[in-house]
Context: one part of a larger RNA
RNA sequence: UCUAGGUAAGGGAAUUCGGCAAAUUAGCUCCGUAACUUUGGGAGAAGGAGUGCCGUGGGUCUUAGGCUGAAACUUGGGACCCGCGGUCGCAGUGACAAGGGGGGCCCGACUGUUUAAUAAAAACAUAGCAAACCGCGAGCCAGAAAUGGUGUGUACGGUUUGUGAACCCUGGCCAGCGGCGGUCAGUCAACACCGGGUUCAACCGGAGUAAGCUCCGCUAAGCGCCGGGAGUAACUAUAACUCUCUUAACGAGAUUCACCCCCUGAAUCUCGGGAGACAGGUAGCCAAAUGCCUUGUCGUGUAAGUUACGACGUGCACCAACGGGUCAACGUGGUCCCUACUGUCCCUACCUAGUACCUG
Numbered sequence: 001u002c003u004a005g006g007u008a009a010g011g012g013a014a015u016u017c018g019g020c021a022a023a024u025u026a027g028c029u030c031c032g033u034a035a036c037u038u039u040g041g042g043a044g045a046a047g048g049a050g051u052g053c054c055g056u057g058g059g060u061c062u063u064a065g066g067c068u069g070a071a072a073c074u075u076g077g078g079a080c081c082c083g084c085g086g087u088c089g090c091a092g093u094g095a096c097a098a099g100g101g102g103g104g105c106c107c108g109a110c111u112g113u114u115u116a117a118u119a120a121a122a123a124c125a126u127a128g129c130a131a132a133c134c135g136c137g138a139g140c141c142a143g144a145a146a147u148g149g150u151g152u153g154u155a156c157g158g159u160u161u162g163u164g165a166a167c168c169c170u171g172g173c174c175a176g177c178g179g180c181g182g183u184c185a186g187u188c189a190a191c192a193c194c195g196g197g198u199u200c201a202a203c204c205g206g207a208g209u210a211a212g213c214u215c216c217g218c219u220a221a222g223c224g225c226c227g228g229g230a231g232u233a234a235c236u237a238u239a240a241c242u243c244u245c246u247u248a249a250c251g252a253g254a255u256u257c258a259c260c261c262c263c264u265g266a267a268u269c270u271c272g273g274g275a276g277a278c279a280g281g282u283a284g285c286c287a288a289a290u291g292c293c294u295u296g297u298c299g300u301g302u303a304a305g306u307u308a309c310g311a312c313g314u315g316c317a318c319c320a321a322c323g324g325g326u327c328a329a330c331g332u333g334g335u336c337c338c339u340a341c342u343g344u345c346c347c348u349a350c351c352u353a354g355u356a357c358c359u360g
Stems, first nucleotide, its partner, number of pairs: 002354007010346002014344001019341001027051005036041001038165001052087015088092001100339007107331002112124002128163007139150004167325003171226003176223002178219005185214003193206004227245005250272009284318001285315001296312005
């Protein structure tokens, strides 16, 4: 010096990213116990008092006897409870063992699971909710197949997804991409057919045609999407009101590509009238684990608060099962505050054991 312990006057988190670490508390008996709440909890809430030993009295239960018809009573033993008196120490759960507590918010309902060897969490799972497929020789999975699993099962079942307790709810849109269904018409391959051609073939052409696509519907707890610019009220401000542009209704046209041409289809562009254009973010929530500007503004808390809490909302860029909101209980989760407590610190010191180190 370091490691592992121990003790510190006065202050008490001033330390630090952060009370990290340490300290405090602690068992049992009695008293007492708030908000909130899914009425179960919260709760060991919080906050108090007692606790040793000796003597003595009473009570309850019990055990082995005595006595008795039975009970009562009685002689010993044991466990527990309630008093009274005395006594010692600084201290009586005297050592060991043995919760610090409270308040606000975020996230996740909860118990559970996870990165064996840097992550235990807000991640995963979960009960609940919803959707899709499937009538069994099914559906889904493994396999080239045979066959096997689900399945000793049969829709109150199995498989595949999403969301994630309960409670209040889950808005609008099917133009695009999917999915399902329909379908006069259009397009549409090969084989087969018909015509030509060939000594036979090849080959050329034609008509017709399945699925698919075009087309027509449905479907968002399917993937997804849910606008902009102006003016206007008798102070100012604001805009109930008005106008206008436009995406994804509709109509017309042009260009490029596919197609020999036409037809048709796709993409792009132009024009027309046009909010009777019936998609324009609803409920709820918010500078949030989401807000750039931003330490937004106001309030609370502090002498002083980029954090925290409560509000506000033109929200760069919340938003409803990629769930929205709210929530009692729970959490080795995150964040803020208060109290108790302390060598974390002011500011270091000393002791014990070991180690490094120094001298021999």
Model confidence (mean pLDDT): 80 of 100. Large-subunit ribosomal RNA, domain IV from a Candidatus Helarchaeota archaeon, 360 nucleotides, folded computationally. Rfam family: Archaeal large subunit ribosomal RNA. The RNAcentral record of the full RNA draws on ENA.